[in-house]
RNA sequence: GGGCUUGUAGCUCAGCUGGUAGAGCGCCGCCUUCGCAUGGCGGAGGUAAGGGGUUCAAGUCCCCUCAAGUCCACCA
Numbered sequence: 001g002g003g004c005u006u007g008u009a010g011c012u013c014a015g016c017u018g019g020u021a022g023a024g025c026g027c028c029g030c031c032u033u034c035g036c037a038u039g040g041c042g043g044a045g046g047u048a049a050g051g052g053g054u055u056c057a058a059g060u061c062c063c064c065u066c067a068a069g070u071c072c073a074c075c076a
Stems, first nucleotide, its partner, number of pairs: 001072007010025004019056001027043005049065005
């Protein structure tokens, strides 16, 4: 330098054919206990990596940029 894959909640990840942004863990509160753990109930938390385009409508399609992973090439 080139190809491919990935980027969604604090973490790990879903999200179907473009049509209400979700789960588990974690966090907070309450119940349960003498207390802790476990368990039950409820809650907070998102500019979807950044920007642009297409569309009535974009996490999803197209383009550019950035970052990470991987393969290849170059470099005596």
The RNA shown here (transfer RNA) has 76 nucleotides and comes from a Patescibacteria group bacterium. Rfam family: tRNA. By type it is a transfer RNA. The RNAcentral record of the sequence draws on ENA.